[in-house]
RNA sequence: UGGGUAAGACUGGCAAUCGCGUACACCUUCGGGGUGUAUGAGGAAAGUCCGGGCUCCAUAGAGCAAGGAUGCCGGAUAACGUCCGGCGUAGGUAACUAUAGGGAAAGUGCAACAGAAACACACCGCCGAAACGGGUAAUGCCGUGGUAAGGUUGAAAUUGUGAGGUAAGAGCUCACAGGGAGGUAUGGUAACAUAUCUUUCGUGUAAACCCCAUCCGGAGCAAGACCAAAUAGGGCAUAAAAGGCGGCUGCUCGUCGCUGCCCGAUAGGUAGGUCGCUUGAGUCUGUUGGCAACGGCAGACCUAGAUAGAUGAUUGUCUGAUACAGAACCCGGCUUACGUCUUACCCAAUCU
RNA sequence: GCUGUUAUAGCUCAGUCGGCAGAGCACAUCCUUGGUAAGGAUGAGGUCGUGCGUUCGAAUCGCAUUAACAGCUCCA
Repeated sequence: UGGGUAAGACUGGCAAUCGCGUACACCUUCGGGGUGUAUGAGGAAAGUCCGGGCUCCAUAGAGCAAGGAUGCCGGAUAACGUCCGGCGUAGGUAACUAUAGGGAAAGUGCAACAGAAACACACCGCCGAAACGGGUAAUGCCGUGGUAAGGUUGAAAUUGUGAGGUAAGAGCUCACAGGGAGGUAUGGUAACAUAUCUUUCGUGUAAACCCCAUCCGGAGCAAGACCAAAUAGGGCAUAAAAGGCGGCUGCUCGUCGCUGCCCGAUAGGUAGGUCGCUUGAGUCUGUUGGCAACGGCAGACCUAGAUAGAUGAUUGUCUGAUACAGAACCCGGCUUACGUCUUACCCAAUCU
Repeated sequence: GCUGUUAUAGCUCAGUCGGCAGAGCACAUCCUUGGUAAGGAUGAGGUCGUGCGUUCGAAUCGCAUUAACAGCUCCA
């Protein structure tokens, strides 16, 4: 200098003018309006994909079944499918990155087309006084048959090489190499790694059914609580229990609420207000434990709360103000969109 | 704001335990007719909304994303 990798930070500041929401104070002609002060979006407020708080259904109950989610090991956390640290595997020269990563040796399914054969398969080939039968002048010549070494197909075809062996062949046997399973030793909390012994030798797919382990009640702030305004009752029956209905998968139990039948009613009213609503697993600073995620202690701080929905516009200036984008009950994550800056590290080339 | 559904040819829709994407209408050409309609024959037309993954192989399975549509207020 060029190319790359990772981590972190920021998302405008100031001034003037006009305008808006909320809180407080004051003024007022009480209809509301005016004045002043303070304060007023994000890193993703987004997608609504996970986990929780909160509210109602019973305090969220019991058993069986169904359904759903997760899936190497250890830790963090209120919890998680998130995060941190490792292990294995894959990619990269490297810094480093990715990883839905339990089980295919429990069972079932699927593997189109091609190919003989897709799970036990003989099309070509090889073999044959190895076996049985038939036949020839003679010959594997014919039938039954043996054979997975070679060819063909395919994403995938019985672990690879060599030797022995055989009629021809074959882990049939041996040597070396490779894979799986199990045992032992060492290191590690563990996943696992290394060494060694025994045994064995064909697949893939579980983001197919499934098996194993763990977890999961439902609905959602339009949840829910209260106030105001407004409406239509009538007929028959009437002891309790049993029974019925409902509490958002089914059955059994338990529990809570409601309660006879028919008609009116496929009706009527409101389009208003208050609360929930922002002090919370909160933010910042210091210190401390931990490799880290994160935790402990001390101090300081209060930082939007609308309900047709405020948080804006113009001008000047700061080298430049540009991207994605607008809270709606609240938090922890993930994912997606997007502008810039800083630091550390890796590789290559050149110079000193 | 909350909850759910859908996307396949120009239009309306099939296609789900993965294996060459189909139907009806519409369109083009030909036959039939003096001509048109109807009828008959043939044909064209598809990034299966988009991207990434799992798999030998994806409209179909998983994740992300885009667009469209539907439902949900209060009182007794």